[in-house]
The RNA shown here (small-subunit ribosomal RNA) has 1551 nucleotides and comes from Polyangiaceae bacterium LLY-WYZ-15_(1-7). The organism belongs to Polyangiaceae, within Bacteria. The prediction has a mean pLDDT of 83. RNAcentral holds the sequence, with entries from ENA and SILVA. Its Rfam family is "Bacterial small subunit ribosomal RNA".
């Protein structure tokens, strides 16, 4: 600084993260609809659908100042014949103007319709102004009306009268028109204007007021003269209309070719006018990829919504233009129509009707039915604005100005205002303290907008018009006309707006939403049910997401849903994106249109720029004021309208002309390199056949076989020979071509490149939409060739199958000629062409330097072809002078994901097919890169009793002991791969117990508090019962006077081993005593993360050393604790006894001693510390030396974490669930069942044995409701007894395998010892289900154990017996311990498990027990084909042919004009002709419905078959093509890496 103020995200792929990319949502708007709700006003809106029909009103009249003709009523008067009024009135005609304006609707139109800006010299314009003249003088008609006829109406004939500003002559008439010839000037060269000039046709009409000066008759008229309106020619403006051109104005190319009046030209005809507008004749144009022609859809425009703007959408109300008026055609009148409320004709429909015939046309204002999701009153007025007509009064006017309805927008106001804390009550919640609703209510004090009522209030809305004076200007004039002044009159809204006054807080709040987006939170229902849901998604018992409630958030007379547009989406991208892998370079290159172009110099202005005028309507947005109390509203100026069009300049770029030049581009010439292309001819290996010959039984295949060849002689092997097809080493991230591609060697044609030289031409370039060429492999067509290989096919295999992989065989094909196909992952997934921007190092070619005799090596350059790698770029990964950097130019392409490269339509092809190429439905996500995990029938590298080496079981046999199953009234529960199953359970006859059946209780077996009553508590007995329990008895207090204890009865409550271990605490198990897990700071990384913690060593170990963008640090590891092995010191009783005594049959039995053992405090000892070797080093080997050597043995000790692992039944506890029962007690009863199945164990099948006899050596535990000695008695289990010990003192308790002797002599036994009988014993209230021992008798299976499978590496496995918890007793063969004899093996890490780093692939993250494909089968769903069916729209050809224009016609008719007269002109009406709607016929074309069957799509918790991909996915995958095959899919050929692994080349980086 008047008209400068303006740009925001978010959810949602994924275990996390960048990026691509859809899908949602916030925002504003609306002619709205709908659901709840509703108080007032104010200003605007109001059929968006069926341009569908339409009752009833009314919407266009008017003028007696243009004509003729003219009433009734009623009033009065009356001579009763009538008259006068009413009245020159109405009603109807003639004639004028009007009706083409106003009003409505958008159906058609894609067009010169609309909007801009011009044209018109090609044009017209009624009423209206201006300018100059004019109006003279005659004529025959008709309607009205009369008779009259016809007719149901609607109407209609005939005859007879009459006027006119009605109609026709005739004067006159120009500068106006026409014809003919000039002169000027102007011009877009077609023409125009101006002037003068001859001929020639054309004109009118009066009314009505006033005057009487001239004339006539003579109150006053009439001629006439005057004013107004009106009439006629001309000019000329205004206005308003035709026509005409530039430019601009939807989709669809799956619409590419369209046209015969069609394109032009002559003439003529028509029009106000130009023109094929029409005709005839010539002539063959003309339009189209810048999209003609078709088809769709749509009235356009100022504007309106959204947007930051660009833009998108749209065209209601206002406002221009256009278009249409029941369909469809036609013309007539006029100044304009081909005419909304005029004609005629056809059609379709409706009403009348006397059946002959008629009428009609709301897309005008109301209304009515229909249609619809839906949209008003059959209102009042001409007062206002405006319009017709009139001199004017005035009529008329659904134009229009009010009202009425409707919250349909907008916009204003109320619905109370202060105070008030016992923070009421009452709801909700609650941790029960309390919180909240909540100053909110009650109360207390005002206040009156809005409703009610009553008074004012014709305020504004009103200026005029009419009448009167009075000036003005003209005039004869006092008409007219103008100003000013008075006078009278006129409101539909409306008794409205406004005020004033009365009443009372008294009549006035909803609706939507509270998981995130997104502002608001709790409880109670309910339990993938009912439900919500805009997107992500809530709901399976603790839902902030469903329903309800309380609470709260937000708008508010409204709040929500729905429906659309615009944004937000940069998600069409001009402002503004992109194409290496995300969607996307065409398979390459050639070259047409077209796009883009070097340098100089001048000119031109066409693009650009800049000033000027014209316009760009009004409204409306924007600014400044103004008026309604404010607001919306309404109104003044302004500003703008970014745009057209004209005019002046400017010359920098662009362009267009000239002229010039050489560096882009080409020429030339010199020598080069090379699997470029085409013929043609030739050479060897090899393989297969043929033949001969050696030579003998097998070859040959694979994992292993087999099929197959061979005794008819193969395979091998030597000669010889035919054929085809490919060309080993040379070869190489060498070379060459545009690409596809090209590899033996001579020859010949032939196309291209780089480098040197710089001569020549002078921008001749780049790029290329369409065309047209070339284009692996398969494929095809024809006619050849076939040696090897080899789709189909056959056979064997494998396998659950195996239409497969593997093998044995083989047919198109694969070679050749010609022709066709046109496609690959036709890939660098990177279009082309220029220019510019670090380097390093390879390798092809050519040139040049230095040096040399020479050829090398080295330097330099240019072109090609690779690799690293810096800026930059990139989502990252990579790219990085051969760009995916930084910029031009052009081409082609993308725009979620499936559906789908499909379907239809075209088009090409001999086919297969190719190219172009949707949709409908459907999903919220389909993707790309890159992280951390897991995982892999990937790799590397290391451990483990993983394997292997051993030993010694188990899996067979019987019993034991758990578990399934089954079975009961129960068989109580829980625990299930490893990590459930002799496990909870270290003791199931009651008891335990949690389960069944039956029997009682109900404040309860328990555990507090309250009231009230009452007794001490408490022991005993006795009776009925299975018992509990119930009844009855006996004995029986204390006190500090509160009380303690106790019962009944009640009322809060007890109590569940009831559910939920997926709500939990706590505690376990497991992976695993595996070496790991993680922080902090700092460093890369956009991030997720990463580094530390990789990496070279070493280690039992992330143990420890070195290195290192890491330094640190922590939980683990180790170590510290216990216990063992050696000793040393203290202590020496209950323990020991060497010495010294005493005693014994014998004995540490005694007195003594603590030296030894041993017992239990406390120290040393081990530390790679020493020595050798190797190593930087951390360490390792190996040795002395010790009682132990490299962690001595062995235990406690278990990281972050996983398994929704286990346990609600050990214990605790949310929530739910029972309360005369799911609590409680009692009996008996089952957990102990038994056609099976599995674990874990014993005890055995015997001679390393078995039985008999004798004999010898341990530890470690336990013991008073116990251990229990000696002695006695029993075969024995036992019993008796009664000593000693709360225990280094006594006692369980004899240790057994060992030894040693005998005996058995390989057998179902002197093995086994089950299983049965029968007698006993012990505990216990009680051994029937259902206990354990004893002793006799019985003697059953088993002869070493399929598949598989487990445990152990040293005092360890094997064997052997001891003890203890638990307990009356035992189911113990279990479980924990404890000592006793006492091995055998380990080459080794290929495999099998598990696990640890590192490290690759991945479509897996519920993480492989993941993911995931395709058939069938079943629902729903939208679509495609189909024998037809049907309906729309259109095209050509023919037939018919209404109205009506135009021509023809002159038989008929006829007032005005000629003509003496016949007549004539000229007309009517008839008749004819082209042209012509509708309407029939054929015949085609497209579009839509439908349509038996069909064909694939997509969807959809738990069907079905395989297992095709994703790891090497188990046969690497994928791409084009052929072929098979239920189905993924398999195999042939070519190609490809977006294939893992190991090994080689090569290059590359470090050193």
């Nucleotide at each position: 600084g008047a008209a400068c103020u303006g740009g925001a995200g978010a959810g949602u792929u994924u275990g996390a993260u960048c990026c691509u990319g859809g899908c949602u949502c916030a925002g504003a708007g609306c002619g709205a609809a709908c659901g709840u709700u509703a108080g007032c006003g104010g200003c605007g809106g109001g059929c968006c659908u069926a341009a569908c029909a339409c009752a009833u009103g009314c919407a266009a009249g008017u003028c007696g100042a243009a004509c003729g003709a003219g009433a009734a009523a009623g009033c009065c008067c009356u001579u009763c014949g009538g008259g006068g009024u009413g009245a020159g009135u109405a009603c109807a005609g003639u004639g004028g103007c009007g009706c083409a304006c106003g009003g409505g609707u958008g159906a058609g139109u894609a067009a010169c319709g609309c909007g801009u800006a011009g044209g018109u010299a090609a044009u017209c314009u009624a009423c209206c102004c201006u300018c100059a003249g004019g109006c003279g003088g005659g004529g025959g008609a008709u309607a009205a009306c009369g008779u009259u006829c016809c007719g149901a109406a609607a109407g209609g004939g005939a005859c007879g009268c009459u006027a006119a500003u009605a109609c026709c002559g005739c004067a006159u008439a120009a500068g106006a028109c026409c014809a003919c010839a000039g002169u000027c000037u102007c011009u877009g060269c077609g023409g125009a204007g101006a002037c003068a000039g001859u001929g020639g046709g054309a004109a009118a009409a009066g009314a009505u007021g006033g005057c009487c000066u001239c004339u006539c008759c003579u109150u006053g008229g009439a001629a006439g003269c005057u004013a107004u309106c009106a009439c006629c020619a001309g000019a000329g403006g205004a206005u308003g209309a035709g026509c005409c051109u530039g430019c601009g104005u939807c989709c669809c190319a799956u619409c590419a070719g369209c046209u015969u009046g069609u394109u032009g030209g002559u003439a003529a005809g028509g029009u106000a006018a130009c023109g094929g507008c029409u005709u005839a004749c010539c002539a063959a144009g003309g339009c189209g990829a810048a999209g003609a022609c078709g088809g769709g859809u749509a009235g356009c425009u100022g504007g309106u919504c959204u947007g930051a703007g660009a833009g998108g959408a749209u065209g209601a109300u206002c406002a221009g233009c256009c278009a249409c008026a029941c369909u469809g055609g036609c013309a007539c009148u006029g100044g304009a129509a081909c005419a909304c409320g005029g004609g005629c004709c056809a059609g379709a429909c409706u009403c009348c009707u006397a059946c002959g015939g008629g009428a009609g046309g709301c897309a005008g204002c109301a209304g009515u039915g229909a249609g619809g999701a839906a949209u008003a009153u059959u209102g009042g007025g001409c007062a206002a604005u405006g319009g017709g007509c009139g001199c004017a009064a005035g009529c008329c006017u659904g134009a229009c100005c009010c009202a009425g309805c409707c919250a349909c927008g907008c916009c204003g106001c109320g619905u109370g205002a202060g105070u008030g804390a016992u923070g009421a009550a009452g709801g909700c919640c609650u941790u029960c303290g309390g919180g909240u609703u909540g100053u909110a209510a009650a109360g207390c004090u005002c206040u009156g907008u809005g409703g009610g009522g009553a008074a004012g209030g014709a305020a504004g809305a009103a200026a005029a018009a009419g009448c009167g004076u009075u000036g003005g200007a003209a005039u004869a004039a006092u008409a007219c006309c103008c100003a000013a002044c008075g006078c009278c009159u006129u409101g539909a809204c409306g008794g409205u707006a406004c005020u004033u006054c009365c009443u009372u807080a008294g009549c006035a709040a909803g609706c939507a939403c509270c998981g995130g987006c997104u502002a608001a939170c709790u409880c109670u229902g309910u339990g993938c049910c009912a439900g919500c849901a805009g997107c992500c998604g809530c709901g399976g018992u603790a839902a902030g997401a469903c329903a309800g409630a309380g609470g709260g958030u937000g708008c508010a007379a409204a709040c929500g849903u729905u429906g659309c547009u615009c944004g937000g989406a940069a998600u069409u991208a001009c402002u503004g994106g992109g194409c290496g892998u995300a969607a996307a370079g065409c398979g390459c290159g050639u070259g047409u249109a077209g796009g883009c172009g070097g340098a100089u110099a001048c000119g031109c202005a066409a693009g650009u720029c800049g000033g000027g005028u014209g316009u760009g309507a009004a409204a409306g947005c924007c600014c400044c004021g103004g008026g309604c109390u404010c607001a919306a509203c309404c109104u003044g100026g302004g500003a703008a309208c970014u745009g057209c069009a004209u005019u002046c300049g400017a010359a920098a770029c662009u362009g267009c002309g000239u002229a010039u030049c050489u560096c882009g581009a080409g020429u030339a010439c010199u020598g080069g390199a090379g699997a470029g292309g085409g013929a043609a001819g030739c050479g060897g290996a090899a393989u297969u056949c043929c033949c001969g010959g050696u030579g003998u039984a097998g070859a040959g295949g694979u994992g292993a076989a087999a099929u197959u060849c061979g005794u008819a002689g193969a395979u091998a092997u030597c000669g010889g020979g035919a054929g085809g097809a490919a060309c080993a080493c040379c070869a190489g991230u060498g070379g060459c071509g545009a690409a596809g591609g090209c590899g033996a060697c001579u020859u010949u044609c032939u196309g291209g490149c780089a480098c040197a030289u710089u001569c020549c031409u002078g921008a001749c370039g780049c790029u290329g939409a369409g065309g047209a060429g070339c284009g692996a492999a398969a494929g095809c067509g024809u006619g050849g060739g076939u040696a090897g290989c080899g789709a189909a096919c056959g056979g064997g295999a494998u396998u659950a199958g195996a239409u497969a992989c593997c093998c044995c065989g083989g047919u198109a094909g694969u070679c050749c000629a010609c022709g066709c196909c046109g496609u690959a992952a036709a890939c660098g997934a990177u279009g082309g062409a220029u220019a510019c921007u670090a380097g390093g190092u390879g390798u092809a070619g050519g040139a040049g330097g230095u040096a040399u005799c020479g050829a090398c090596c080295c330097c330099u350059u240019c072109u090609g072809u690779g690799c690293c790698g810096g800026a930059g770029u990139u989502a990252a990964c990579a790219c990085a002078u051969u760009a995916a950097g930084u910029a031009u130019c052009c081409c082609g392409c993308c725009u979620g994901g499936g559906g789908a490269g499909u379907a239809c339509g075209g088009u090409c092809g001999c086919a297969a097919g190719g190219c172009u190429g949707a949709a409908a439905c459907u999903c919220a996500a389909a993707g790309g890169a890159a992280u951390u995990g897991a995982c892999g029938g990937g790799g590397g590298c290391c451990c483990g009793c993983a394997c292997a080496a051993g030993u010694g079981g188990u899996g067979g046999a019987g019993c034991a002991u758990g578990u399934g199953g089954u079975u009961u009234a129960a068989u109580u529960c829980g625990a299930c791969g490893c990590u459930a199953c002799g496990c909870g359970a270290a003791g199931a006859a009651c008891c335990u117990u949690a389960c069944c059946u039956g029997g009682a209780c109900u404040u309860g077996a328990c555990a507090u508090g309250g009231a009230c009553u009452g007794g001490a508590a408490u022991g005993u007995a006795c009776u009925g019962g299975a018992g509990a329990c119930a009844g009855u008895g006996c004995a029986g207090c204390c006190u500090u006077c509160g009380g303690g204890c106790u019962a009944g009865u009640u009322c809060a409550c007890a109590g569940g081993u009831g559910c939920u271990g997926c709500a939990u605490g706590g505690c376990u198990g497991u992976c695993g005593u595996c070496a790991g897990c993680u922080c902090g700071u700092g460093c890369c990384g956009u991030g997720a993360g990463g580094u530390g913690u990789u990496g070279g060593g070493u280690u039992a170990a992330g143990u420890c050393c070195c290195g290192c963008a890491a330094c640190g640090a922590g939980c683990g590891c180790a170590a510290c604790c216990c216990u063992u092995a050696c000793u040393c010191u203290u202590a020496g009783u209950u323990g020991c006894c060497a010495u010294c005594g005493g005693g014994u049959a014998a004995u540490g039995c005694c007195g003594g001693g603590c030296a030894c053992u041993c017992u239990a405090g406390g120290g040393g000892g081990a530390c790679c510390g020493c020595c050798a070797g190797c190593a930087c080093a951390a360490g390792c080997u190996g040795g002395a030396g010790g009682a132990a050597g490299g962690u001595g043995g062995g235990g406690a000790u278990g990281a972050c974490g996983u398994c929704a692992a286990g346990u609600c039944a050990g214990c605790a506890u949310g929530g739910c669930c029972c309360u005369u029962a799911c609590g409680u007690c009692c009996a008996g009863g089952g957990c102990u069942a038994c056609a099976c199945a599995c674990g874990u164990g014993c005890u055995a099948c015997a001679a390393u044995g078995g039985c008999c006899g004798g004999u010898a050596c341990a530890g470690a535990g336990a013991g008073c409701a116990g251990c229990c000695a000696a002695c006695c008695c029993g075969c024995g289990a036992g019993g008796g007894g009664g000593a000693g010990c709360g225990a280094a003192u006594c006692u369980c308790a004899u240790a057994a395998a060992g030894c040693c002797g005998g005996u058995c002599u390989c057998a179902g036994u002197u093995c086994g010892g089950a299983u049965u009988g029968c007698a006993g014993g012990c505990u216990g209230c009680a051994a029937c289900u259902c206990g354990c021992c004893u002793g006799c008798a019985u003697g059953a299976a088993g002869c070493c154990g399929g598949a598989a499978u487990c445990a152990c590496u040293a005092g360890u496995a094997a064997c052997c017996g001891c003890a203890g918890a638990u307990c009356a007793g035992c189911u113990a063969c279990g479980c924990u311990g404890c000592g006793g004899u006492g091995a055998a093996u380990a080459c080794g890490u290929u495999c099998c498990c598990g696990g640890g780093c590192c490290u690759u692939g991945u479509a897996c993250a519920c993480a492989c027990c993941g993911c995931c494909c395709g058939u069938c089968a079943c629902g729903u769903c939208a679509c495609g084909a189909a024998a037809g069916c049907u309906a729309g729209u259109u095209g050509c050809a023919c037939c018919c042919g209404a109205a009506g224009u135009c021509g023809c016609u002159g038989g008929g008719c006829u007032a005005a004009c000629c003509g003496c007269a016949a007549g004539g002109a000229a007309g009517c009406a008839g008749g004819u002709g082209c042209c012509g709607a509708a309407g029939g016929u054929g015949u085609g074309a497209u579009u839509g419905g439908u349509g038996a069957u069909u064909g694939g799509g997509a969807c959809g918790a738990a069907g079905u078959c395989g297992u095709a991909a994703c790891a090497a996915g188990g046969u690497a995958g994928c791409c084009g093509u052929a072929u098979c095959g239920g189905a993924a899919g398999g195999u042939g050929c070519g190609g490809c890496u977006g294939g893992a692994u190991c090994a080689c080349c090569u290059c590359c980086u470090u050193u």